[in-house]
RNA sequence: GCCGAAGUGGCGCAAUGGUAGCGCAAGCGAUUUGUAAUCGCUAGGUUGGGGGUUCGAAUCCCCCCUUCGGCUCCA
Numbered sequence: 001g002c003c004g005a006a007g008u009g010g011c012g013c014a015a016u017g018g019u020a021g022c023g024c025a026a027g028c029g030a031u032u033u034g035u036a037a038u039c040g041c042u043a044g045g046u047u048g049g050g051g052g053u054u055c056g057a058a059u060c061c062c063c064c065c066u067u068c069g070g071c072u073c074c075a
Stems, first nucleotide, its partner, number of pairs: 001071007010024004018055001026042005048064005
């Protein structure tokens, strides 16, 4: 340099055009003499960045960035 995959809450992942959600973690409460466990509730996201298509984009198209894998060239 070329090809492919991936980027979504703190972490791990869903949602393949129609209200962005689940688990863990966090905070609060219940329970307990207390802790853990369990149960309930709450908060937390400009979906990597920019642009485009569309009534509507995490999702489709273009450019860029980052990570991983493969291939090639030079030394």